Model confidence (mean pLDDT): 81 of 100.
A computed fold for a 74-nucleotide RNA from an Anaerolineae bacterium, annotated as transfer RNA.
Taxonomically the source falls in Anaerolineae (Bacteria, Bacillati, Chloroflexota).

[in-house]
C1' cells in the first nucleotide's frame, strides 16, 4: 500500500428495522454490634457525519480509533 474484523452504561458483553438488557462496579436501603456477605431499590451508554426507511444500535457511504493478515520497503 491491499484487504478482513471490532467500536453499545466506569468495566465485562447481549441485543438480525419497532421501549436499548444483563453481569460486575457505583449510589440509597434492609439485615449485622461493625465490617463483609446476602436481599431489596435507584442513576448512568448505541465513536463521528451523511444516506435509505413511516421508523436504524442493526442496512449503506464517508470518516475517525483499535486489533489481525499480506505486501512494500537494497
Nucleotide at each position: 500500500g491491499u484487504c478482513c474484523c471490532c467500536a453499545u452504561a466506569g468495566c465485562u458483553u447481549a441485543g438480525u428495522g419497532g421501549c436499548a438488557a444483563a453481569g460486575c462496579a457505583g449510589c440509597g436501603g434492609a439485615c449485622u454490634u461493625u465490617u463483609a456477605a446476602u436481599c431489596c431499590g435507584u442513576g448512568g451508554a448505541u465513536c463521528u457525519g451523511g444516506g435509505u426507511u413511516c421508523g436504524a444500535u442493526u442496512c449503506c457511504c464517508a470518516g475517525u480509533g483499535g486489533g489481525g493478515a499480506c505486501a512494500c520497503c537494497a